[in-house]
Context: one part of a larger RNA
RNA sequence: GAACGAACGCUGGCGGCGUGCUUAACACAUGCAAGUCGAACGGGAACGUCGGGGCAACUCGGCUAGUACAGUGGCGCACGGGUGAGUAACACGUAGGUGAUCUACCUCUCGCUGGGGAAAAACUCCGGGAAACCGAAGCUAAUUCCGCAUGCGUUCGCCUUACUGCGGUUUGGCGAAGAAAGGUGGCCUCUUCAUGAAAGCUAUCGGCGAGAGAUGAGCCUGCGUACCAUUAGCUUGUUGGCGGGGUAAUGGCCCACCAAGGCUACGAUGGUUAGCUGAUCUGAGAGGAUGAUCAGCCACACUGGAACUGAGACACGGUCCAGACUCCUACGGGAGGCAGCAGUGGGGAAUAUUGCGCAAUGGGCGAAAGCCUGACGCAGCAACGCCGCGUGAGUGAUGAAGGCCCUCGGGUCGUAAAGCUCUGUCAGGAGGAACGAAUAGCUCUCGGGAACAAUACCUCGAGGGUUUGACGGUACCUCCAGAGGAAGCACCGGCUAACUCCGUGCCAGCAGCCGCGGUAAUACGGAGGGUGCUAGCGUUGUUC
Numbered sequence: 001g002a003a004c005g006a007a008c009g010c011u012g013g014c015g016g017c018g019u020g021c022u023u024a025a026c027a028c029a030u031g032c033a034a035g036u037c038g039a040a041c042g043g044g045a046a047c048g049u050c051g052g053g054g055c056a057a058c059u060c061g062g063c064u065a066g067u068a069c070a071g072u073g074g075c076g077c078a079c080g081g082g083u084g085a086g087u088a089a090c091a092c093g094u095a096g097g098u099g100a101u102c103u104a105c106c107u108c109u110c111g112c113u114g115g116g117g118a119a120a121a122a123c124u125c126c127g128g129g130a131a132a133c134c135g136a137a138g139c140u141a142a143u144u145c146c147g148c149a150u151g152c153g154u155u156c157g158c159c160u161u162a163c164u165g166c167g168g169u170u171u172g173g174c175g176a177a178g179a180a181a182g183g184u185g186g187c188c189u190c191u192u193c194a195u196g197a198a199a200g201c202u203a204u205c206g207g208c209g210a211g212a213g214a215u216g217a218g219c220c221u222g223c224g225u226a227c228c229a230u231u232a233g234c235u236u237g238u239u240g241g242c243g244g245g246g247u248a249a250u251g252g253c254c255c256a257c258c259a260a261g262g263c264u265a266c267g268a269u270g271g272u273u274a275g276c277u278g279a280u281c282u283g284a285g286a287g288g289a290u291g292a293u294c295a296g297c298c299a300c301a302c303u304g305g306a307a308c309u310g311a312g313a314c315a316c317g318g319u320c321c322a323g324a325c326u327c328c329u330a331c332g333g334g335a336g337g338c339a340g341c342a343g344u345g346g347g348g349a350a351u352a353u354u355g356c357g358c359a360a361u362g363g364g365c366g367a368a369a370g371c372c373u374g375a376c377g378c379a380g381c382a383a384c385g386c387c388g389c390g391u392g393a394g395u396g397a398u399g400a401a402g403g404c405c406c407u408c409g410g411g412u413c414g415u416a417a418a419g420c421u422c423u424g425u426c427a428g429g430a431g432g433a434a435c436g437a438a439u440a441g442c443u444c445u446c447g448g449g450a451a452c453a454a455u456a457c458c459u460c461g462a463g464g465g466u467u468u469g470a471c472g473g474u475a476c477c478u479c480c481a482g483a484g485g486a487a488g489c490a491c492c493g494g495c496u497a498a499c500u501c502c503g504u505g506c507c508a509g510c511a512g513c514c515g516c517g518g519u520a521a522u523a524c525g526g527a528g529g530g531u532g533c534u535a536g537c538g539u540u541g542u543u544c
Stems, first nucleotide, its partner, number of pairs: 001544004006540005013389006019382002021347001026345003030342003035075003040072002043069001048063006082300003092224007101217002106213008114148001116146003123138002126135003154177006162169002182205006191199002226272003233263003238260004243255003275297004279290004302323005325336004353379001355378003361375001362373004392422004402413004426485001428480005436471001440467010488533005493514003499528005509516002
């Protein structure tokens, strides 16, 4: 000099864009943060209101409404969001490999979607319990579950062809195994058929088995990746082989047997510290330091352990076990997990609102309308940082008054003020007023297309109408008034830009280094003046 997620002191007008628990991975009150689908399925209210009956209490029926609601089932909950404890490691980075692998949803292609059966919730009823909840009996639907049939292709076995590095790959044949689920819209043209409806037909969304792709992931390898040798030896599933188990898959990953190996001064083992990277800061560079925000990867979710479900987890707002802690209890037993967003206590030098909205972007579910979304978009707080703007402009010498200095002549603050003439940024008041939102949604008309029996349904395009903004009556614009509301901080001995007076008298004090102060202190304290930066200025800390 530059920098900072900074803090402290003094001061403080406005705006834009960013940033904001670095400490206790300490403990957490309260609310919200993951649901959705009735176009998979069976149930199914009430308040209220209308009508009837009744003297009334009340009762019956309709609407509310197949709505709310819970349940079965599907998909999602493995994303998104947080944190950095652990980890010195294939964790990360980079370059490869996987003939050793998986991949829900999505895209393309091929084939199929036949026919049966069953259970258990909800519900009814009985019982236990303070509660959480639990148990018995009975009924029931499905895209729930289980057999059967079929098998384009798939997997496995046998035979066979070709190649071979002899592990295997490949051609053809035979055999075996293993699948499915329906829903909704439209139409009655053909067939059944009296209407309607259903069967049926048709469209669409699905379902099953495969192949390919895309995406995501697992595993393996080369190289790189902190400090300590005042850590020198470490290792028995240890190192390798054979066989097996296990996995989506290789492998001591696990097991039986066999061999006795394997690592190490090119630093094993041990210890300390630490998430890694893109990057950030600094520097002419080489390098050094850092790893907040943003982005990629990893790890973790009260502590430790475990599996279940699933395409995917050994799963932050799932389950089980153990532990510590907190809470409820009828003492028998139960409930909980903010390192999600706010917020509280505590710790600390120190870090914000228990805000608004799903309008946009993105995500989940749904055919869609839509619902959910503390992701996100916004607003609030903080000079914490960067950037921009303002606190007025011109003129004005009797160089006013006053302060300070003085050699008493004067000098200086100083065109500074006053005065005069103007301007109107920002703040204030009044009025107008957005973009972000249409390639989105709904609806109508017209035209085209596919399929069809079809002018319906479906789909594409064009046109018309209509709906949607948290921010926000915000940005921005116009007008009004009037210099009015808006300057401080540090320093002035040398380094280092800036000097005099008074007070003090080795005292009180200053100080980054050299050093000042003991009666004329430009170095202490005050004043006047000056210098520097400026909504900041200094100090402290840390890095280069």